A computed fold for a 73-nucleotide RNA from Candidatus Beckwithbacteria bacterium GW2011_GWC1_49_16, annotated as transfer RNA. The RNAcentral record of the sequence draws on ENA. Rfam family: tRNA.

[in-house]
RNA sequence: GGCAGGGUAGCUCAGUUGGUGGAGCACGGGAUUCAUAAACCCGCGGUCGCGAGUUCGAUCCUCGCCCCUGCUA
Numbered sequence: 001g002g003c004a005g006g007g008u009a010g011c012u013c014a015g016u017u018g019g020u021g022g023a024g025c026a027c028g029g030g031a032u033u034c035a036u037a038a039a040c041c042c043g044c045g046g047u048c049g050c051g052a053g054u055u056c057g058a059u060c061c062u063c064g065c066c067c068c069u070g071c072u073a
Base pairs, nucleotide, nucleotide: 001072002071003070004069005068006067007066010025011024012023013022019056027043028042029041030040049065050064051063052062053061
């Protein structure tokens, strides 16, 4: 350099034939307990890598760029 896959919450990952984004863990609060932990209830948390295009509407489609992983020369 070429090809393929990936980038979504603090972490690990889902997701959608295009219709205003979720789980588990973590974190905060509550309840329980003599107290702590576990289990239980509630909550917080996201410019969906960046920019542009298409569209009434983009995390999703198209193009460019950046980063990570693998293969190859």